This is a predicted structure of an 84-nucleotide RNA (transfer RNA) from an Acidobacteriota bacterium. The sequence is in RNAcentral, with records from ENA and MGnify. NCBI's taxonomy places the organism under Bacteria, Pseudomonadati, Acidobacteriota. It matches the Rfam family "tRNA". By type it is a transfer RNA. Rfam links the family to the GO term triplet codon-amino acid adaptor activity. Model confidence (mean pLDDT): 81 of 100. The same sequence occurs in records of 2 taxa.

């Protein structure tokens, strides 16, 4: 130097053919239960800005396409594997 593979919440992960981003599990906050705990169980849980309805933003980044992009395209960053 070619070439491939991965990149999404605090964590591990899904998202099929573009079509509600974050099921699902785990963590963690409340709460039921209990004499107290443990287990279980019920709600909730990206972020920012609001009393609140709600807004905006968010899938390594920056650009594109497209009515619509984690998902296609270019170019780049990190990690890994392989070839020279």
């Nucleotide at each position: 130097g070619c070439g491939g593979a991965u990149g999404u919440g605090g964590c591990g992960a899904a998202a099929c053919u573009g079509g509600c981003a974050g099921a699902c599990g785990c963590g963690c906050a409340g709460g039921c239960c209990u004499c107290a705990g443990a287990a279980g169980c019920c709600u909730g849980u990206g972020g920012u800005g609001g009393c609140g309805a709600c807004a905006c933003c968010g899938u390594g980044g920056u650009g594109g396409u497209u009515c619509a992009a984690a998902u296609c395209c270019a170019c780049u960053c990190a990690u890994c594997c392989g070839c020279a």